This is a predicted structure of a 73-nucleotide RNA (transfer RNA) from Intestinibacter bartlettii.
[in-house]
RNA sequence: UGCGGAAUAAAGCAGCGGUUAGCUUACCAGUCUCAUAAGCUGGGUGUCGUGAGUUCGAAUCUCACUUCCGCAU
Numbered sequence: 001u002g003c004g005g006a007a008u009a010a011a012g013c014a015g016c017g018g019u020u021a022g023c024u025u026a027c028c029a030g031u032c033u034c035a036u037a038a039g040c041u042g043g044g045u046g047u048c049g050u051g052a053g054u055u056c057g058a059a060u061c062u063c064a065c066u067u068c069c070g071c072a073u
Stems, first nucleotide, its partner, number of pairs: 001072007010025004018056001027043005049065005
């Protein structure tokens, strides 16, 4: 320098352009128990990496940039 991939909740990850952005773990409360763990019920946290564009409508499509990973030189 070129090419490709990734960025979504505290962590790990899903998510056909259209319904409220979900799942597991973690955290908090309750329930259960003599008690703890497990189980069960409920709850909080997301400007979907940043900025612009296309569209009636963008996490999703396009462009630029940032960070990380890989390949090539």
The source organism's lineage runs through Bacteria, Bacillati, Bacillota, Clostridia and Intestinibacter. Its mean pLDDT, the model's own confidence on a scale to 100, is 80. The RNAcentral record of the sequence draws on ENA. Its Rfam family is "tRNA". The family's RNA type in Rfam is transfer RNA.